[in-house]
Context: one part of a larger RNA
């Protein structure tokens, strides 16, 4: 000096991107245990006493269980139970050590908040999450030779299932909700009407023939689904506004005007996993706080199943904070051991 273990004087997170790493807690039994809550939780919350060994209540309670006794279904039966055997819990006394859960093994703990209800699932070898996924929620399809899905097809799966079933999409427990817009794009439904293809082939022309007829064009008319059109639907893909005045300080505009639009963000939330200006402006917390709670709305660019808002439980989850607790630091020492290193 590198590894691995170990102890450390004051101080005690000042370390550092961050308590990472270490250290603390820690078993049993008793006592006690806050908000909050889906009354089940939280909770081992928190925060406390206790533990060795020796005597004694006491070889006491119990347990087994002989003999005996009792009983009847008469058996390897059943109850009771001297005997023998096992043998406390807990209480009161004594007692050694520095030290009784004497080693090892074995939760640090609270407090505010974001996200995701949970338990699971995932990048096998850099990412376990707030990603998937879930119960629940809702639309849309499908009447069974189902829908769909693989298959040139025969056939299979769905399903030996039948609409309380099956596909398919979107959300995501739960509790309160889920506004407004069908103009566009989609999908649905419409015995009219317009568009229009093969087909039909009305009239006219042309060649040819004495003529019937064959041919060759011209193409009026009728002619599907689509599109046009009329209407439905948004938990369907998706959208959800400018301007300019105006109240007896001012400020600021319930209020009026206009312009546009398919309709101008309703509820709730809001510097948020979204705020750019920005370290926004108040309060707290700190001696000092670009983070962190609580609020304020001027929301560059939240917003309601692409869900909005909460929410106890939960979480190797992310932020902040705080007690305990220590070599993380302040500042490094020293002990072991393996290495490196030098001779051999």
């Nucleotide at each position: 000096c590198u590894c691995a273990g170990g102890a450390g004087a004051a101080g005690g997170a000042a370390c550092u991107c961050g308590g990472c790493a270490a250290a603390u807690u820690g078993a049993c039994a008793c006592c006690g245990u806050a908000a909050c809550u889906u009354c089940g939780g939280g909770a081992u919350a928190a925060g406390g006493u206790g533990u060795g060994c020796c005597c004694c209540c006491g070889g006491u309670a119990c347990g087994u269980g002989u003999a005996g006794c009792g009983c009847c279904u008469c058996g390897c039966g059943c109850g009771u139970g001297a005997a023998g055997c096992g043998g406390a819990u807990g209480g009161g006394g004594g007692u050694u050590g520095c030290a009784a859960a004497g080693a090892a093994a074995u939760g640090g703990u609270g407090g505010c908040u974001g996200c995701g209800a949970c338990u699971g699932u995932u990048u096998a070898a850099u990412a376990a999450a707030a990603a998937c996924a879930c119960a629940g929620c809702a639309c849309u399809c499908u009447g069974c030779a189902a829908a769909c899905a693989c298959g040139a097809a025969a056939g299979u799966g769905g399903a030996c299932g039948u609409a309380u079933a099956g596909a398919g999409u979107g959300u995501g427990a739960c509790g309160c909700c889920u506004g407004c817009c069908c103009g566009g794009u989609g999908c649905c439904g419409g015995a009219a009407g317009g568009u229009u293809a093969a087909g039909u082939g009305a009239u006219g022309g042309g060649g040819u023939g004495c003529a019937a007829g064959c041919u060759c064009u011209u193409g009026a008319u009728c002619g599907a689904a689509g599109c046009c059109c009329c209407g439905g639907u948004a938990a369907a893909c998706g959208g959800c506004g400018g301007c300019c005045g105006u109240a007896a300080c001012u400020a600021u505009a319930a209020c009026g005007g206009u312009c546009c639009u398919a309709a101008g963000g309703u509820a709730g939330c809001g510097a948020a996993a979204u705020u750019c200006c920005u370290u926004g402006u108040c309060g707290g917390g700190u001696a000092a706080g670009u983070u962190c709670c609580g609020a304020c709305c001027u929301g560059c660019a939240c917003g309601a199943a692409u869900g909005g808002c909460g929410u106890a439980a939960c979480g190797a989850u992310g932020g902040c904070c705080a007690c305990a607790c220590u070599g993380u630091c302040u500042c490094c020492u020293c002990c072991u051991g393996a290495g490196a290193c030098u001779c051999a």
Predicted 3D model of a 344-nucleotide part of an RNA (large-subunit ribosomal RNA, domain IV) from Nitrosospira sp. The source organism's lineage runs through Bacteria, Pseudomonadati, Pseudomonadota, Nitrosomonadaceae and Nitrosospira.